[in-house]
Model confidence (mean pLDDT): 75 of 100. A computed fold for a 265-nucleotide RNA from a Rubrobacteraceae bacterium, annotated as Bacterial large signal recognition particle RNA. Rfam family: Bacterial large signal recognition particle RNA. Gene Ontology terms of the family: SRP-dependent cotranslational protein targeting to membrane, signal sequence recognition and signal recognition particle, plasma membrane targeting. About the family: The signal recognition particle (SRP) is a universally conserved ribonucleoprotein involved in the co-translational targeting of proteins to membranes.
RNA sequence: CCGCGCUAAGCGGGGAGCUGGCGAUGCCCUGUACCUGCGAUCGCCUAGCAGGGCCUAAAUCCCCGCCCGAGGCGGCCCGAGUUCGGUGGAGACCGGCGACUGCGGCGUUGAUGUCCGGGUCCCGGGCAAUGAGGCCCCGCGAAUCGUGUCAGGACCGGGAGGUAGCAGCACUAAGCGGGUAACCUCAUGUGUCGCGGGGUAGCCUGAGCGGAGCUUGCGGCCGGAGACUUGCCGGGUUUAGGUCCGUCGAAGGUGGGGUGCGCGG
Numbered sequence: 001c002c003g004c005g006c007u008a009a010g011c012g013g014g015g016a017g018c019u020g021g022c023g024a025u026g027c028c029c030u031g032u033a034c035c036u037g038c039g040a041u042c043g044c045c046u047a048g049c050a051g052g053g054c055c056u057a058a059a060u061c062c063c064c065g066c067c068c069g070a071g072g073c074g075g076c077c078c079g080a081g082u083u084c085g086g087u088g089g090a091g092a093c094c095g096g097c098g099a100c101u102g103c104g105g106c107g108u109u110g111a112u113g114u115c116c117g118g119g120u121c122c123c124g125g126g127c128a129a130u131g132a133g134g135c136c137c138c139g140c141g142a143a144u145c146g147u148g149u150c151a152g153g154a155c156c157g158g159g160a161g162g163u164a165g166c167a168g169c170a171c172u173a174a175g176c177g178g179g180u181a182a183c184c185u186c187a188u189g190u191g192u193c194g195c196g197g198g199g200u201a202g203c204c205u206g207a208g209c210g211g212a213g214c215u216u217g218c219g220g221c222c223g224g225a226g227a228c229u230u231g232c233c234g235g236g237u238u239u240a241g242g243u244c245c246g247u248c249g250a251a252g253g254u255g256g257g258g259u260g261c262g263c264g265g
Base pairs, nucleotide, nucleotide: 001265002264003263004262005261006260010054011053012030013029014028015027021045022043023042024041034052035051036050037049038048061258062257063256064255065254066253067252071248072247073246074245075244077242078241081237082236083235084234085233086232087231089230090229091228093224094223095222096221097220102218103217104215105214106213113209114208116206117205118204119203120202121198122197123196124195126193127191128190129188130187131186132185133184134183136179137178138177139176140175146171147170148169149168154163155162156161
């Protein structure tokens, strides 16, 4: 150095968490790492445990350095969101000023003003309308206590005849139901009606006088108001996010070193 057989090792690792601490199960990352059983609980406690299997002394096992670096954890800060408080700065809102070298509207086809009248308001009549009742019309309507006619039967009479009268039939009273043009009475949250009287602050309207202003609709100015929207200031919060710092660090790449036994050539 070569061949054969065997053995140690290896057949995953890391982060947070759990735990007095450790390993493992469970979660996350990496990415392929043998099979079965056990576990938020297990353990023979430095190691997962029990059973089975594969492979092998090196590309593969062990140690060290460097590069890159998934991901986790901690801290400071920023910032979106959310919440609390303040603030009248802006808007919306409320009150006021003012006819203005701000806009608009009305006005010589006549403004503000003044005067007269009418309306709006009140009172009393009228008229109308509506409603209720009455009058009127129709129908129903009396067993016993209406009227008429009264079969049968009853009574009086020698007879002719007469008397009262039930049922039935007809009619009607009280009452009930319906209709209702006109008429009468009463009433009214009624009226494009009309009469008389009163009143007239304001508003509307017509005529007269007179002759140039009137108007807050928008803008402007002053003030209020944190109930609304928004801006600004301050605080809290942590579900998601970001920069930086620290820490642990899988996978990958690279350099160096280390690790057996037997037999044969």